Predicted 3D model of a 416-nucleotide RNA (Bacterial RNase P class A) from a Planctomycetaceae bacterium. The source organism's lineage runs through Bacteria, Pseudomonadati, Planctomycetota, Planctomycetales and Planctomycetaceae. The model forms 94% of the base pairs in the Rfam consensus. Rfam family: Bacterial RNase P class A. About the family: Ribonuclease P (RNase P) is a ubiquitous endoribonuclease, found in archaea, bacteria and eukarya as well as chloroplasts and mitochondria. Its best characterised activity is the generation of mature 5'-ends of tRNAs by cleaving the 5'-leader elements of precursor-tRNAs. Cellular RNase Ps are ribonucleoproteins. RNA from bacterial RNase Ps retains its catalytic activity in the absence of the protein subunit, i.e. it is a ribozyme.
[in-house]
């Protein structure tokens, strides 16, 4: 001195004129109780006037999950859907967050993983190739045994004999047809275990010695994934579930436009739509059984509940029209924040101690000057200062982002 790796913080100050919104208080006016000779107190209200303090973020976006609240006639079982998917803590909870397993990358700090199951089943692997998972034979090697040609010694036969000629055996050589082969090339992103040695006609775990891979058993370590060691075993069965599928494990629905209270209006609208018995009766009706319709799950089935059904009627439903859409509140003290101690490897959790840090309603949290920080640069009266704005909150993941800083760690040059 360069290059990286994880984690943090800041992302504009300062000053000064106007100006917004809530809060707290005080003065004034108002209404209403109370007291009362006065004198006051008390609640509440304001187009008032004053003090004092506060007002958009690390992501406030996305709306991707997870709650908190609210509501919904049971939140019942089933089956279909859904999400999740290495273990073990963490949390209100999760698909998040830590540790650690295991695998991949990376010289290394250190990242990544949609991490269970391919011998339950189906499917899919383009093109090349023989052949892609109950596979295969393009080139190659062998051709032991069969077949095929040749040749050679002695037998046997035919030749009177000789020359020769024929047969069988044996030996020896060649083809490489049939057959064997899958070690070697050779095609593929990937070929049905790797090296070595013997075998063998060639050859192959055929067999053996190592190892890798699988299955069984024992043993050590760990809360566990799981890792480490021994033995014996056949010798050995790609990939792909982010492909359908099996498997553990989980899952009422609806969402502040959710509800709550006020006032006000209109057509108490119109039309469709569900049954038999038996008892009693004061003859208006009342029970009961079964049955029907409707609401409850947003899909299906059951079952449960709760409302209608016996006729000038009518529940929910479901159709066709009318009317309102005003106002108040939910609306911010919390799974809260910040300091310090313990516990724990962390994550987080517990004690103590302070602190209050928007609540707007078509939507405020700003506008100008100044003078300074920061970067840029050509030194000029220069330019530029990221991403971006609360809408019930709250944990979390994921996007965007000029620019400065901080702490730890790692590698690489040089020098001491």
């Nucleotide at each position: 001195g360069a290059a990286g790796c994880a984690g943090g913080u800041c992302g504009g100050a300062u000053g000064g004129u106007c100006g917004c919104u809530g809060g707290c208080u005080g003065a004034c006016g108002g209404g209403c109780c109370c007291a009362c000779a006065a004198c006051g107190g008390g609640c509440u209200c304001g187009u008032u006037c004053g003090g004092c303090g506060a007002g958009a973020g690390g992501a406030a976006a996305g709306u991707c999950c997870g709650g908190g609240c609210u509501c919904c006639g049971c939140a019942g079982g089933a089956c279909a859907g859904g999400g999740u998917g290495g273990u073990c803590g963490g949390u209100a909870a999760c698909g998040c967050c830590g540790a650690c397993c295991g695998g991949c990358c990376g010289c290394g700090a250190g990242g990544c993983c949609a991490g269970g199951g391919a011998a339950a089943g189906u499917g899919c692997c383009a093109c090349a190739g023989a052949g892609a998972a109950c596979a295969g034979a393009c080139c190659g090697c062998c051709g032991a045994u069969g077949g095929c040609c040749c040749g050679u010694c002695g037998c046997g036969c035919c030749g009177c004999c000789c020359a020769g000629g024929c047969g069988a055996a044996a030996c020896g050589g060649g083809c490489u047809c049939a057959g064997g082969u899958a070690a070697g090339g050779g095609u593929g992103a990937a070929a049905c275990g790797g090296u070595g040695c013997g075998g063998u006609a060639a050859g192959a775990g055929c067999g053996c010695a190592c190892c890798a891979g699988c299955a069984g058993c024992c043993g050590a370590g760990g809360u566990g994934a799981c890792u480490c060691g021994g033995c014996u075993g056949g010798c050995u069965u790609g990939g792909u579930a982010a492909a359908c599928c099996c498997c553990a494990c989980u899952c009422g629905g609806a969402g502040c436009a959710a509800g709550a209270c006020c006032a006000a209006a209109c057509a108490g609208g119109g039309g469709g739509c569900a049954a038999u018995c038996c008892g009693c009766u004061c003859c208006g009706g009342c029970g009961g059984a079964u049955g029907c319709g409707a609401a409850u799950c947003g899909g299906u089935c059951c079952g449960g509940u709760u409302c209608g059904c016996u006729a000038u009627c009518g529940a929910c439903c479901u159709u066709c029209g009318g009317g309102u859409a005003g106002g108040u509140u939910g609306c911010u003290g919390g799974a809260g924040g910040c300091g310090u101690c313990g516990a724990g490897c962390a994550a987080u959790c517990g004690g103590c101690g302070u602190c209050c840090u928007a609540g707007a309603g078509a939507a405020a949290u700003g506008a100008c000057c100044a003078u300074c920080g920061c970067c840029c640069g050509a030194u000029a009266u220069g330019g530029g200062u990221a991403c971006a704005g609360a809408a019930c909150c709250c944990g979390g993941c994921u996007u965007a982002c000029a620019g400065a800083c901080c702490u730890g760690c790692u590698u690489c040059a040089a020098g001491u």